Description: Two RNAs folded together computationally: RNase P RNA and transfer RNA, 472 nucleotides in total. Model confidence (mean pLDDT): 78 of 100.
């Protein structure tokens, strides 16, 4: 200068009128007005992880069933995030990997090929017997049979069971060596994935985003949860399930015994104890709750209200630990809370971009918009700022 | 707002444990009838929703994306 990488941040000012919601203060019985103050994001989205927070009362073991899947490490916790190792990609800066186990076991490997996990179709190559031919005839060469050695070459196919090379041999082959990659084992560095190195024998295809194996994790539903409180209606119908037993009170009742108090029975209220059945949010199983009803279904009412609902794993500075992610500590700030749902809308000027007819023009100004919160991925996104680096030419 | 499903020919649905995607209906042509309906035979007719992955090999299995549909309020 021209080309790219990696972070970090912005994403429209600026004034006037007009309007929404929330708070806080004053008029006010209330309606309402007034003043003052706040009001969309980096993704508020997708709802794809992980959590708080609430319910199921609560607890534990197993079984199912879901997830993560190199190493260590943050963290409240994750499939994030930070550093390292392996692999791959790029000249580099740097980027990308669902990157446990195919030697636990089972499946699959379509066509095609002889064979897709055990095997030769063409092929090499020495043998033997027989037959054909042809010769330079004790033989020799081709051809064809028959039972053998071989996996080198060919030739299917994504993939054929180490690769190159040299020697070996009848032809071959880790069959021997030398190198290289891959496996075991031993010994050195690391915290660990791993890395180096020295022996050995020659090796034993692929898929686990295919069942599984191995290690860790995880109870379920979701703020429409949930709580109160006001209105109304049929706490209604239908099904299923339980509706027990024992103790204790009672100035209750009826019976029989007795002359009476009594006693015993049977029935009822009382809910005070006690054991258990249903049920207890995926099965089961135990503890523990729990006699008060508990699932489904089909209908009735109401479409009001406060709460949850915003001060939080918060935000900003600085310090101090750490290679970082992060922690911890010290000041400062308080940064939306609607609910038919607010955060706007017009009109002037400035900035940006485009297009021309080149000016007091014209167009246009990105994805997108809270709904209990929070950490994080992921996906959209006009343009512009800033930092560090890398690579090429060129000047000096 | 939160929660579950789906998307294959013009329609309405199959497709298993990955190996060139199928029915039934329309639509076409042909026989048959005078015709026309019904029938019979035939042939066409697919971005498998988009996009990137694993895999030799993806309608299928993983991820992200688009569209479309269902459900879920309170009270006794």
């Nucleotide at each position: 200068u021209g080309a790219g990488u990696g972070g970090a941040c912005c994403g429209g000012g600026u004034g006037a009128c007009c309007g929404c919601u929330c708070c806080g203060g004053c008029u006010c019985c209330a309606c309402a007005g007034c003043c003052g103050g706040g009001g969309a994001g980096g993704a508020a989205a997708g709802u794809c992880c992980g959590a708080g927070c609430u319910c199921c009362a609560c607890c534990g073991a197993g079984c199912a069933g879901g997830g993560u899947g190199c190493u260590g490490g943050g963290u409240a916790a994750c499939a994030c995030c930070c550093a390292g190792g392996a692999g791959g990609g790029g000249c580099g800066a740097c980027c990308c990997u669902a990157c446990g186990g195919a030697a636990a076991g089972u499946g699959c490997c379509a066509c095609a090929g002889a064979a897709a996990c055990a095997u030769a179709c063409c092929g090499c190559c020495a043998g033997c017997g027989g037959c054909u031919g042809g010769c330079u005839u004790a033989g020799c060469c081709a051809g064809u049979g028959c039972g053998g050695g071989c996996a080198a070459g060919g030739g299917u196919g994504a993939a054929a069971u180490g690769g190159u090379g040299a020697g070996g041999u009848a032809a071959g082959a880790g069959c021997u060596c030398a190198c290289c990659a891959g496996c075991a084992a031993c010994c050195g560095g690391g915290a660990g994935a791993c890395c180096a190195g020295u022996u050995g024998g020659c090796u034993g295809g692929g898929c686990a985003a295919a069942c599984c194996c191995c290690a860790c994790c995880c109870g379920g539903a979701g703020c429409a949860a949930g709580a109160c409180c006001a209105a109304a209606u049929a706490a209604a119908g239908g099904g299923g399930c339980a509706a027990g037993a024992c103790u204790g009170c009672c100035u209750c009742g009826g019976g029989u015994c007795c002359c009476u108090u009594g006693a015993c029975u049977c029935g009822g209220g009382c809910a005070a104890g006690u054991c258990u059945a249903a049920g207890g949010u995926g099965c089961u199983c135990g503890g523990c709750c729990g006699a008060a009803g508990c699932c489904c279904u089909c209908g009735g009412g109401u479409u009001g209200g406060u709460c949850g609902c915003u001060u939080g794993a918060c935000c900003c500075u600085g310090a101090u630990g750490g290679u970082a992610a992060c922690a911890u500590c010290a000041g400062g700030g308080c940064u939306a809370g609607a609910u038919g749902a607010a955060u706007g809308g017009u009109c002037a000027c400035c900035g940006c971009u485009c297009c021309c007819u080149a000016g007091c023009g014209g167009a246009g100004u990105a994805c997108a918009g809270a709904a209990c919160u929070c950490g994080g991925c992921u996906u959209a996104c006009a343009g512009g700022u800033u930092c560090a680096c890398u690579c090429a030419c060129c000047c000096a | 707002g939160g929660g579950c499903c789906g998307a294959u020919a013009g329609c309405u649905c199959a497709g298993c444990c990955g190996g060139u995607a199928g029915a039934g209906c329309a639509a076409c042509g042909g026989c048959c009838u005078u015709u026309u309906a019904a029938g019979c035979c035939g042939a066409u007719g697919g971005u498998c929703c988009u996009g990137g992955g694993u895999u030799c090999g993806a309608g299928u299995c993983c991820c992200a994306g688009u569209c479309g549909g269902c459900c879920c309020a309170c009270c006794a």
It holds a member of the Rfam family "Bacterial RNase P class A". The family's RNA type in Rfam is ribozyme.